[in-house]
Context: one part of a larger RNA
């Protein structure tokens, strides 16, 4: 691939244009960090009975400030033949969240953004005014590594939540200080992770590529980096690589693995793990513990899209999914129950990761499409030496069974967690609070009409392709007559073709079968 056939469960896998993308989703959270009140509810007041005022306790709060996470996780394989990869090894490093260890966390000052007022604009969004908090931000005191010509330099922080009225304290009687917990901060130490860096040896084709190389190769001072080096610079010197193949061209993401072989090897890198790289194209560098960041910033290209022509907005190689290419390859589905991930005390909230569902025999495996009995060897077909042979116990009848699918009805495990009460323990002044154990009690399920079981009811709904000259398991009639065709090789066909075609019949696979194609 076959205008060929197709019953049903499980497991796995399912773009060639790294061309262009309509539309929805894929990164948030955190009120126990702040100021607030746009909103929803809730007292309270008005009256015109649904509008309006007010208050800010309360919320699982919009927008804002800050903090943590968007450096994870998902994709894709274009560059790359290279310390990229894979093994084996080394020194000159940084490393948020976690874990150890000590020590602190005093004392203070100015902003600022939402809102508010005014302006510019079509939008995008910008701009001046004026107000304000904080774990945002800056200093001062303290002090250890640190550094030093040992004199001295240099050097951190932030609070928030809960508890209770025993004690003391007071021009203040409180929503306060002290005091206790819990969480944070800060600054060292050591670890654990996780990342940077160097080297040795492996890791394609081509000589119809042999010379290649000025930061080049090496050193002195500087600089730069977390950190080593020409990483980068001035200045010297004149080396470095090369037939063990350099330069150069050309393919190529590497590995564990796969798929073949008895091995030894070929062949290959889909799925899964691990590494690497890239994210319209190229280049930048911010910010951060960690990036030169896919869903972040800036610049320049192409390319869509909007626009009042002044000017702006966009990146599906995320998960669907459209249109293209192309022999080819799925749903604009559920849902956070589970496992993991991000924030969060927590409760919870996010999660196209994930789990699951759909869609195609794409592959593997596993069942089903009946079972017995049944000779008048029936009718029918086909062949015939006409007598018969064969299709064939096959069918029909008889007499069973019900898998699966079909209706009905039941029914687990995926679930533990957290919650809430009680008791012990630890903490503590304290029977608060809050951690810890463990007991009862409640609560969660997309999958799903879920495995699985039990009743019903009826052989009922379920077979097909490819060969048949020989290699190869399987013949014989008729039609045709070097035609029409057949063919993986040999080769068949010119008038008795077991090799073309159609039938009877048999082989041989089976919800596959066969053909092409590629590989060993």
């Nucleotide at each position: 691939u076959g205008a060929a056939u197709c019953g049903c469960a499980g497991c796995a896998g399912g773009c060639u244009a790294a061309a262009c993308c309509a539309u929805g989703c894929a990164g948030u959270u955190c009120g126990a960090g702040c100021g607030g009140a746009a909103c929803g509810a809730u007292g309270g007041g008005g009256c015109u009975u649904g509008c309006u005022c007010u208050g800010g306790c309360u919320g699982a709060c919009g927008a804002g400030u800050g903090g943590c996470g968007g450096a994870c996780g998902g994709g894709u394989g274009a560059g790359u033949a290279a310390c990229g990869c894979g093994u084996g090894g080394g020194a000159a490093u940084c490393u948020a969240c976690c874990u150890u260890a000590u020590a602190g966390u005093g004392g203070g000052g100015g902003a600022u953004a939402u809102c508010c007022c005014g302006a510019a604009g079509a939008a995008a969004u910008u701009c001046g005014g004026a107000u304000u908090a904080a774990u945002a931000c800056c200093g001062c005191a303290u002090a250890a590594g640190c550094c030093c010509u040992a004199c001295g330099g240099g050097g951190g922080a932030a609070a928030a939540g809960g508890g209770g009225c025993c004690u003391c304290u007071c021009c203040u009687u409180g929503u306060a200080a002290g005091c206790u917990c819990u969480u944070g901060c800060u600054a060292u130490u050591a670890g654990a992770u996780g990342a940077g860096c160097c080297c040795g040896c492996g890791u394609a084709a081509g000589a119809u590529u042999a010379g290649c190389u000025a930061g080049u190769u090496g050193g002195u001072g500087g600089g730069g980096u977390a950190a080593u080096g020409g990483c980068c610079u001035a200045c010297c010197a004149a080396g470095g690589c090369a037939g063990c193949g350099a330069u150069c061209u050309u393919u190529a993401g590497c590995u564990g693995g796969u798929c073949u072989g008895a091995g030894a090897g070929g062949a290959u890198g889909a799925u899964c793990a691990g590494c690497c790289a890239c994210a319209c194209u190229g280049g930048g560098a911010c910010u951060g513990a960690g990036a030169c960041a896919c869903g972040g910033c800036c610049c320049a290209g192409a390319c869509u899209c909007c626009u009042a022509c002044g000017g702006g907005a966009g990146g599906c190689a995320g998960c669907a999914g459209u249109a293209g290419g192309g022999a080819g390859u799925a749903u604009u589905g559920g849902a956070c129950a589970a496992u993991g991930g991000g924030c969060g005390c927590a409760a919870g909230c996010c999660u196209g990761a994930u789990c699951c569902a759909g869609c195609a025999a794409u592959g593997c495996c596993g069942c089903g499409u009946g079972u017995g009995u049944g000779a008048a060897g029936a009718a029918g077909g086909c062949c015939u030496g006409a007598g018969g042979g064969u299709u064939g116990u096959a069918a029909a009848g008889c007499a069973c069974u019900u898998u699966c699918a079909g209706u009905u009805g039941g029914g687990a495990g995926g679930a533990a967690a957290a919650g809430u009460a009680g008791c012990a323990g630890u903490u503590u002044a304290a029977u608060a609070c809050g951690c810890u154990g463990u007991u009862g009690c409640c609560c969660u399920g997309a999958c799903g009409u879920u495995a699985c079981c039990a009743a019903c009811a009826g052989a009922a709904g379920a077979a097909g392709c490819a060969c048949c000259g020989g290699c190869u398991a399987a013949c014989u009639c008729c039609g045709u007559g070097c035609c029409a065709g057949c063919a993986g090789c040999c080769g068949c066909g010119g008038u008795a073709a077991u090799a073309c075609g159609g039938a009877g019949g048999g082989u041989g696979c089976a919800a596959g079968c066969g053909u092409u194609a590629a590989u060993c």